[in-house]
This is a predicted structure of a 306-nucleotide RNA (Bacterial RNase P class A) from Sutterella sp.
The organism belongs to Sutterella, within Bacteria.
The RNAcentral record of the sequence draws on ENA.
It is recorded under the gene name rnpB.
It matches the Rfam family "Bacterial RNase P class A". By type it is a ribozyme.
The model forms 93% of the base pairs in the Rfam consensus.
RNA sequence: ACACUUUUCCAGACGAUCGUCGGUGGGUUCGCCCACGGGAGGAAAGUCCGGACUCCGCAGGGCACCGUAGCAGCUAACGGCUGUCCGCCGCGAGGCGAGGAUCAGAGCAACAGAGACGAGCCGGCGUCAUGGCCGGGUGAAACGGGCAAUCUCUACGGGGAGCAACAUCAAAUAGGCAGCCUACGGACCGGCCCGGUCCGGCUGCGGGUAGAUGGCUUGAGGCGUCGCGCGAGCGCCGUCCUAGACGAAUGAUCGUCACCCGGCUUCGGCCGGGAACAUAAUCCGGCUUAUCGGGAGAGUGCCGCA
Numbered sequence: 001a002c003a004c005u006u007u008u009c010c011a012g013a014c015g016a017u018c019g020u021c022g023g024u025g026g027g028u029u030c031g032c033c034c035a036c037g038g039g040a041g042g043a044a045a046g047u048c049c050g051g052a053c054u055c056c057g058c059a060g061g062g063c064a065c066c067g068u069a070g071c072a073g074c075u076a077a078c079g080g081c082u083g084u085c086c087g088c089c090g091c092g093a094g095g096c097g098a099g100g101a102u103c104a105g106a107g108c109a110a111c112a113g114a115g116a117c118g119a120g121c122c123g124g125c126g127u128c129a130u131g132g133c134c135g136g137g138u139g140a141a142a143c144g145g146g147c148a149a150u151c152u153c154u155a156c157g158g159g160g161a162g163c164a165a166c167a168u169c170a171a172a173u174a175g176g177c178a179g180c181c182u183a184c185g186g187a188c189c190g191g192c193c194c195g196g197u198c199c200g201g202c203u204g205c206g207g208g209u210a211g212a213u214g215g216c217u218u219g220a221g222g223c224g225u226c227g228c229g230c231g232a233g234c235g236c237c238g239u240c241c242u243a244g245a246c247g248a249a250u251g252a253u254c255g256u257c258a259c260c261c262g263g264c265u266u267c268g269g270c271c272g273g274g275a276a277c278a279u280a281a282u283c284c285g286g287c288u289u290a291u292c293g294g295g296a297g298a299g300u301g302c303c304g305c306a
Stems, first nucleotide, its partner, number of pairs: 002301009012257007020039002023036005041277001045288002048286005053162004065158005070084005085099001086097004100153002105151002107147002121136005166214004176205006185199005221240004226235003259274006
């Protein structure tokens, strides 16, 4: 230099103008206006695991059902992560693994082969004979094994639904309760008469729909020093506050600079193009998937060529 492995970081910067969501302060003619500072991601995604939280359910134990699976650890918890053993792949750095149990029981095994879990083909030995022993050939496997991403067994774990959870206030409506008023009347049986059937009004309580508010963002939180641990991680101290919308804000335009690609070059630059994947919706820990490009740390290299 090239090829590669692994861990990790960034996801354009600055300025101007216009706009938007919510906060604080001020003004207001109560319509709103002004000032200040704040406003998406590494995956906010898929909703696949695990928890916090809320409501409902629940004496205790067992069966069933579902999930997980070397061993040791980390963690609030996990199917996540770390270390390590074994197996496989790679020259290697390293990567991958549904890696408990087949003398508890059952089931399954293509092709070939006489025979595939049932026994028994050919040849030989042996025997009165059967049983038996040895060899042959087929096959991954031939009374000895394989498969548990087949049932099963073992150990461990698992109640259900989800912030549209749930709680509070509360126009309206139905039914309900209480008080007061009325027995006059109203509706229907086509009209009228007789006759018959049905029915109150107001206020309050309560109810709970629309709507509003809370839940809502300070948290297993970020950063830094030190200590412990191989590591995942843990502990002490200091410091910081960093979106809370709900027909759902977080944007647009311009300028300068930086980045990538292509072309030209007098090597100073110039011109053109590009700039991804994707946008919170209760909050965290993971996994998986998408992603223009760029940076940093650590490490490896068989063969061939120089």